[in-house]
Model confidence (mean pLDDT): 89 of 100.
Predicted 3D model of an 82-nucleotide RNA (c-di-GMP-I-GGC riboswitch aptamer) from Alkalibacillus haloalkaliphilus.

RNA sequence: AUCGAUAAUGGCAAACUUAUUGAAAAAUAAGGACGCAAAGCCAAGGGCCUAACGUUUUUACUAUGGCAGCCGGUUACCGAAA
Numbered sequence: 001a002u003c004g005a006u007a008a009u010g011g012c013a014a015a016c017u018u019a020u021u022g023a024a025a026a027a028u029a030a031g032g033a034c035g036c037a038a039a040g041c042c043a044a045g046g047g048c049c050u051a052a053c054g055u056u057u058u059u060a061c062u063a064u065g066g067c068a069g070c071c072g073g074u075u076a077c078c079g080a081a082a
Stems, first nucleotide, its partner, number of pairs: 002082001003079002011036002016031006034069001040074003045071002047067003054061002
């Protein structure tokens, strides 16, 4: 530097519930733990979700709106084995 232990110090918090915001996806707070060695941070890399507005005879299309606990980028605690 890789790497990830029946190690140690700790950390985060899925689903769900309540309240609020939002057209929605979803977000925030409290409770709650499914799990996570980056489940820290980054949305002008890819991918996925929603479709207010706009387009369309209709089905639908569409991001300027979201998701990083999808991949990816980047920073970082500890130090067994390799």